[in-house]
A computed fold for a 75-nucleotide RNA from Eubacteriaceae bacterium UBA1433, annotated as transfer RNA. Its mean pLDDT, the model's own confidence on a scale to 100, is 81. The sequence was found in a public genome assembly. The organism belongs to Eubacteriaceae, within Bacteria. Rfam family: tRNA. By type it is a transfer RNA.
RNA sequence: AGGGGCAUCGCCAAGCGGUAAGGUAACGGACUCUGACUCCGUCAUUCGUAGGUUCGAAUCCUACUGCCCCCGCCA
Numbered sequence: 001a002g003g004g005g006c007a008u009c010g011c012c013a014a015g016c017g018g019u020a021a022g023g024u025a026a027c028g029g030a031c032u033c034u035g036a037c038u039c040c041g042u043c044a045u046u047c048g049u050a051g052g053u054u055c056g057a058a059u060c061c062u063a064c065u066g067c068c069c070c071c072g073c074c075a
Base pairs, nucleotide, nucleotide: 002070003069004068005067006066007065010024011023012022018055026042027041028040029039030038048064049063050062051061052060
């Protein structure tokens, strides 16, 4: 050089064309003398970046970026 995989909230993670679950953390509240525990609520106009296809894209296609793996070459 070539081939393959992965990238979703602070962290983990579901989703596999029909408009982003859940856990944890955080924040607010209830409870408590205080704290912890427990309970309730809030928490992604957004899925690595940029294009494309589509009525509709995290999901399909292309390029690029980052990480990991396989194979080779040189030494």